[in-house]
The RNA shown here (Bacterial RNase P class A) has 350 nucleotides and comes from a Halomonadaceae bacterium. It matches the Rfam family "Bacterial RNase P class A". It is annotated as a ribozyme. It was read from a public genome assembly, where an Rfam model found it. The coordinates come from a structure-prediction model, not an experiment, and the mean pLDDT is 77. Of the family's consensus pairs, 97% are formed in the model.
RNA sequence: AGAGUUCGCUGGACAGUCGCCGCUUGCGCAAGCAGGGGGAGGAAAGUCCGGGCUCCACAGGGCAGAGUGCCAGGUAAUGCCUGGGCGGCGUGAGCCGACGGAAAGUGCAGCAGAAAGGAAACCGCCUGCUACUUCGGUGGCGGGUAAGGGUGAAAAGGUGCGGUAAGAGCGCACCGCGUGACUGGUAACAGUUCACGGCGAUGGUAAACCCCACUCGGAGCAAGACCAAAUAGGAGUCCUAUGGUGUGGCCCGCACUGGACUCGGGUAGGUUGCUUGAGGUUUGUGGUGACGCAAACCCUAGACGAAUGACUGUUCUCGACAGAACCCGGCUUACAGGCGAACUCUGACU
Numbered sequence: 001a002g003a004g005u006u007c008g009c010u011g012g013a014c015a016g017u018c019g020c021c022g023c024u025u026g027c028g029c030a031a032g033c034a035g036g037g038g039g040a041g042g043a044a045a046g047u048c049c050g051g052g053c054u055c056c057a058c059a060g061g062g063c064a065g066a067g068u069g070c071c072a073g074g075u076a077a078u079g080c081c082u083g084g085g086c087g088g089c090g091u092g093a094g095c096c097g098a099c100g101g102a103a104a105g106u107g108c109a110g111c112a113g114a115a116a117g118g119a120a121a122c123c124g125c126c127u128g129c130u131a132c133u134u135c136g137g138u139g140g141c142g143g144g145u146a147a148g149g150g151u152g153a154a155a156a157g158g159u160g161c162g163g164u165a166a167g168a169g170c171g172c173a174c175c176g177c178g179u180g181a182c183u184g185g186u187a188a189c190a191g192u193u194c195a196c197g198g199c200g201a202u203g204g205u206a207a208a209c210c211c212c213a214c215u216c217g218g219a220g221c222a223a224g225a226c227c228a229a230a231u232a233g234g235a236g237u238c239c240u241a242u243g244g245u246g247u248g249g250c251c252c253g254c255a256c257u258g259g260a261c262u263c264g265g266g267u268a269g270g271u272u273g274c275u276u277g278a279g280g281u282u283u284g285u286g287g288u289g290a291c292g293c294a295a296a297c298c299c300u301a302g303a304c305g306a307a308u309g310a311c312u313g314u315u316c317u318c319g320a321c322a323g324a325a326c327c328c329g330g331c332u333u334a335c336a337g338g339c340g341a342a343c344u345c346u347g348a349c350u
Stems, first nucleotide, its partner, number of pairs: 001346010012315007020039002023036005041321001045332002048330005053220004060252004065216005070084005085099001086097004100211002105209002107205002122149002124145009157175006176199001177197005182191003224272004234263006243257004279298008
């Protein structure tokens, strides 16, 4: 100097004029007037997860079903986060993982190839008999073989030596693999460790069915509560206590005693839920870290056809993605420009 990786912050500012919403103080019968403070996000998006809260409802159990899937921690909890292990990618900083089980069972795999999971011989190699022979061999009928070649992503573990008629873990050495022990680690796992074994052809696939372990009521602020208003206390059909109803399905159980469907008619206005929270900031302290503990300080939108807009001037990094609707914690997606920190690689100079 360049190229990267990871993490964090920000997301126009200032001034003036008019306007909008809510809280509070004063005045006012009220309408309203004046003063004071406040008023969209890092993702408010997706509606993908987990909860708080409300109701069913002062019950429960089982089956089916659904979710997660290495280990240990964190958290209210999670499919989230942190750290570690193993595997893959990258020179590296780092990134990704749908990461339990294939000897419980079932299923699936094109073409090529002799043969695709106990299978087999296309070319071959050796050998017995036999025919021919230019004496090198060639053909036929048998037997042995899977080391060599070929096909393929993958073909009875790899290399070497010995052995054999020719070969083969057939035997041996090393490696690989399996089993057991030991050592380190909370564990997942790891090993310049030891012993035994010629060794399941440890083939793949569970994001195929399946098996195993753990977890799981449902519906949702249009939940729910209160006030007000109105009608037709309507008509018909079905089941009706051995029945029916009860917030996912089925069964048992429990509670209650009616329920379902069709047609027709009326009302739908307001208050609340509604924002003080698993809350935020700072400092200290424990921990590798996520995070925990303690102290001090702070209150930070609650709208309801839906509030924060318009104009002017200055400045600047010349402005991206984009608007709360019960709340909170995550994940995922979108993002112009600007700022900061740590780490990796390359080149040059000293």